[in-house]
RNA sequence: CGGGGUGUAGCCCAGUAGUCUAAGGCGCAUGCUUUGGGAGCAUGAGAUCGAGGGUGCGAAUCCCUCCACCCCGA
Numbered sequence: 001c002g003g004g005g006u007g008u009a010g011c012c013c014a015g016u017a018g019u020c021u022a023a024g025g026c027g028c029a030u031g032c033u034u035u036g037g038g039a040g041c042a043u044g045a046g047a048u049c050g051a052g053g054g055u056g057c058g059a060a061u062c063c064c065u066c067c068a069c070c071c072c073g074a
Stems, first nucleotide, its partner, number of pairs: 001073007010026003018057001028044005050066005
């Protein structure tokens, strides 16, 4: 320098344009249980989706630029 991939809660990950709210697991908080801890059960908080712009009635999802990381080639 060229090509490809990934970027969604503290961590892992689903969702690839619509029909209310971005689903789930781990973790976290509160309560119950327990002598206590752990385990278990119930409830709850937490992400507007890497940044900016565009298309469109509507974008996490499509397009463009940039940023970070990974892979391949030179």
Molecule: transfer RNA
Organism: Patescibacteria group bacterium